[in-house]
Predicted 3D model of a 685-nucleotide part of an RNA (large-subunit ribosomal RNA, domain II) from a Phototrophicaceae bacterium. It matches the Rfam family "Bacterial large subunit ribosomal RNA". Gene Ontology terms of the family: structural constituent of ribosome and ribosome. The RNAcentral record of the full RNA draws on ENA.

Context: one part of a larger RNA
RNA sequence: GCCAGCGAGUCAAUUUCUGUGGCGAGCCUAAGGGAGUAACACCUGGAGGCGGAGCGAAAGCGAGUCUGAAGAGGGCGCUGAGUGGCAGGGAUUGGACACGAAACCAGGUGAGCUACGCAUGGACAGGCUGAAAGUGCGGUAACACGCAAUGGAGGGCCGAACCCACGACUGUUGCAAAAGUCGGGGAUGAUCUGUGUGUAGGGGUGAAAUGCCAAACGAACCUGGAGAUAGCUUGUUCUCCCCGAAACAGCUUUAGGGCUGGCGUCAUCUUGGAAGGUAGCGGGGGUAGAGCACUGUAUGGGCAAGGGGGCGCAACGCUUACCGAACCCUGGCAAACUCCGAAUACCGUUACCGGAUGGAUGGCAGUCGGACCAUGGGAGAUGAGUUUCAUGGUCGAGAGGGAAAGAGCCCGGACCCGCAGCUGAGGUCCUGAAGAGGUGGCUAAGUGGGAAACGAGGUCGUCGUGUCGAGACAGCCAGGAGGUUGGCCCAGAAGCAGCCAUCCUUGAAAGAGUGCGUAACAGCUCACUGGUCGAACGCGGUGGCGCGGAAAAUGGAACGGGGCUUAAGUCACCCACCGAAGCUCGGGAGUUGCUGCGAAAGCGGCAGCUGGUAGGGGAGCGUUCCACGGGCGGAGAAGGUCAGCCGUGAGGCUGGCUGGAGCGCGUGGAAGUGAGAAUGCUGGC
Numbered sequence: 001g002c003c004a005g006c007g008a009g010u011c012a013a014u015u016u017c018u019g020u021g022g023c024g025a026g027c028c029u030a031a032g033g034g035a036g037u038a039a040c041a042c043c044u045g046g047a048g049g050c051g052g053a054g055c056g057a058a059a060g061c062g063a064g065u066c067u068g069a070a071g072a073g074g075g076c077g078c079u080g081a082g083u084g085g086c087a088g089g090g091a092u093u094g095g096a097c098a099c100g101a102a103a104c105c106a107g108g109u110g111a112g113c114u115a116c117g118c119a120u121g122g123a124c125a126g127g128c129u130g131a132a133a134g135u136g137c138g139g140u141a142a143c144a145c146g147c148a149a150u151g152g153a154g155g156g157c158c159g160a161a162c163c164c165a166c167g168a169c170u171g172u173u174g175c176a177a178a179a180g181u182c183g184g185g186g187a188u189g190a191u192c193u194g195u196g197u198g199u200a201g202g203g204g205u206g207a208a209a210u211g212c213c214a215a216a217c218g219a220a221c222c223u224g225g226a227g228a229u230a231g232c233u234u235g236u237u238c239u240c241c242c243c244g245a246a247a248c249a250g251c252u253u254u255a256g257g258g259c260u261g262g263c264g265u266c267a268u269c270u271u272g273g274a275a276g277g278u279a280g281c282g283g284g285g286g287u288a289g290a291g292c293a294c295u296g297u298a299u300g301g302g303c304a305a306g307g308g309g310g311c312g313c314a315a316c317g318c319u320u321a322c323c324g325a326a327c328c329c330u331g332g333c334a335a336a337c338u339c340c341g342a343a344u345a346c347c348g349u350u351a352c353c354g355g356a357u358g359g360a361u362g363g364c365a366g367u368c369g370g371a372c373c374a375u376g377g378g379a380g381a382u383g384a385g386u387u388u389c390a391u392g393g394u395c396g397a398g399a400g401g402g403a404a405a406g407a408g409c410c411c412g413g414a415c416c417c418g419c420a421g422c423u424g425a426g427g428u429c430c431u432g433a434a435g436a437g438g439u440g441g442c443u444a445a446g447u448g449g450g451a452a453a454c455g456a457g458g459u460c461g462u463c464g465u466g467u468c469g470a471g472a473c474a475g476c477c478a479g480g481a482g483g484u485u486g487g488c489c490c491a492g493a494a495g496c497a498g499c500c501a502u503c504c505u506u507g508a509a510a511g512a513g514u515g516c517g518u519a520a521c522a523g524c525u526c527a528c529u530g531g532u533c534g535a536a537c538g539c540g541g542u543g544g545c546g547c548g549g550a551a552a553a554u555g556g557a558a559c560g561g562g563g564c565u566u567a568a569g570u571c572a573c574c575c576a577c578c579g580a581a582g583c584u585c586g587g588g589a590g591u592u593g594c595u596g597c598g599a600a601a602g603c604g605g606c607a608g609c610u611g612g613u614a615g616g617g618g619a620g621c622g623u624u625c626c627a628c629g630g631g632c633g634g635a636g637a638a639g640g641u642c643a644g645c646c647g648u649g650a651g652g653c654u655g656g657c658u659g660g661a662g663c664g665c666g667u668g669g670a671a672g673u674g675a676g677a678a679u680g681c682u683g684g685c
Stems, first nucleotide, its partner, number of pairs: 001685006011094010022083002026050003032044003054061002064076004097235002100232001104225006115199009124189001126158003129154001135148004162186003166183005201217001203213003210219001238620006248261005262367002264364007276353008289340001290338002295334003300329003306323002308320004370395010400411003415588004420584003426578003429562003435575001437574006448564001454548002458545010475532005481505003486500003511526001515524002589610009621674001623671007631663002639658008
């Protein structure tokens, strides 16, 4: 891992609601007792319980009563039958659907591991060093001291046994739940070790690491309290049918829990033109927008009180290209501004549509983590697949088609069957169902098929305004002069460093000069003019489509791909077709309402409905056992296996083979009643 078996809402008491029997103004017995075919059933037993009257704190009164001065008003009552049995849905108390702690407590078991102590034993090859003391000699007044040999000290040195465990590698389903190999440390000592013995868990022991106390010790292990508790996680077993949520509000030592309400379901009662919708009418409002009348903020101008500066001995002075309240004009801004003010929404009402979707009471719930999208706001950075509200949608709990793929986007809500039809979103060259469809434009960028500010004689429209056969625009030829080197400045300044002025003349035209250039001149060039040429040429705005801006990490990789250029891109209009579980058609089923027949069960007709998680409600299948009835079986029961048939399903029936002794069916009853999941349990492989 697979297979098989086992494996989770039970039982008791009390209580509430529903269904259904009994009796009924009553209903029921409990313990106990009796008899008996002796745990039951039956009979008895009225103690007691519930109901039959309430109100008041009470005295008390009573269909009333309390309050009160009250025949007022108000509160609670009266004008509704209960009670017991059975079954079922809940609740409560119990382990209370099952499994699961980390822990707590009690009583015990442990020091054969290990820590430390005690008692008594044992062990330490060999080698090296050579302390003191004592001895001799020297030496001293005597000591001291020196030398020599002797001696054999030391938590001394080297190194086996022995003890330890510093490094590396191997090992890591190992040789081994801590080892092996090669090195390493100690090795007469605070050494190592045998045996015996002591200390025990709120404790011991500890050269102290929270170490060790029998392979897991921040408090051992075993048994018990014990099915501790677990607002947590996981799991929770047959079928079909009807309806179908919530992820919100308030409160919560509350925030992943709960309670009440909201939203679901079921029953009963009620409502019959209700809920809801559309239109009209009547309302209140202060949002969007707008506005500046208020509150603030803020622009320019005018006028101007006042202030600053200057003058002045002073003045109720003078002056000023400074600032400037208020006021006027001009043009703005505001969630916490409003002289104004919608659309919606909300309330009411009338009409129409609508056809129970409404209301009440009661039983049972689940929900309290929501997600994305659109729109209106807040927070944030006018960030986030961010966060927080509001309104709607989808997912959640929704399958199908589209978006290549894709909970939340677009279309559309799947009862079943059909090799029938029409459509939706989206599509119609191939992949790949359907148009290489039509008309008229645009695009040249593979734009389409990713992106901004900004940039550009891309290109197609459109608007405005100029020049032009009296010859425009571009090119080419020629001219582009004189006063004059204008004046100033300057070393110089001659059109061309800078400052000022910017005239006059000739002329077809020519600036006191557009740019380059020189030290300054010179030189080149432009404006301007003529010629040549011969028909269009400039400038500005605006719209469509395109261009640049454009760099990323595995490999093309920014159309799903192929591939596409008067399109297979794009804009406008048009026709046709494809396309879903939508709609239609044919057949079938269930359910609800209405309706026909019928006493009912039921059988028809018509119409609507039949996605579904949590959850509510309904109807069934099957297993084991019991009672009663009626059956089967060695001429072959159960079980197994293969096949056929029936039923919407759980399932059922039949036949063959196997098997070899028990087993169905009908009606009712009772449950150890259904397995795929719980890192489930046991076994097998």